The RNA shown here (transfer RNA) has 74 nucleotides and comes from an uncultured Clostridia bacterium. Its Rfam family is "tRNA". By type it is a transfer RNA.
RNA sequence: GCGCCGUUAGCUCAGCUGGAUAGAGUGUGUGACUACGAAUCACAAGGUCAGGGGUUCGAAUCCCUUACGGCGCG
Numbered sequence: 001g002c003g004c005c006g007u008u009a010g011c012u013c014a015g016c017u018g019g020a021u022a023g024a025g026u027g028u029g030u031g032a033c034u035a036c037g038a039a040u041c042a043c044a045a046g047g048u049c050a051g052g053g054g055u056u057c058g059a060a061u062c063c064c065u066u067a068c069g070g071c072g073c074g
Base pairs, nucleotide, nucleotide: 001073002072003071004070005069006068007067010026011025012024013023019057028044029043030042031041032040050066051065052064053063054062
């Protein structure tokens, strides 16, 4: 330098033949339970879907570009 893959909640990840209000586990907070904790249960908070642009009635999803990470080739 070229090609491919990845980037979604604090963390690990789903969701990718475009369409519902963007989800799960874990963690965190509050409450219940308990003599106190742990475990368990309930509720809640937490997201510019890596950044920018484009296509479309509609984009996490398609296209272009940039950044970062990984793999391969030279």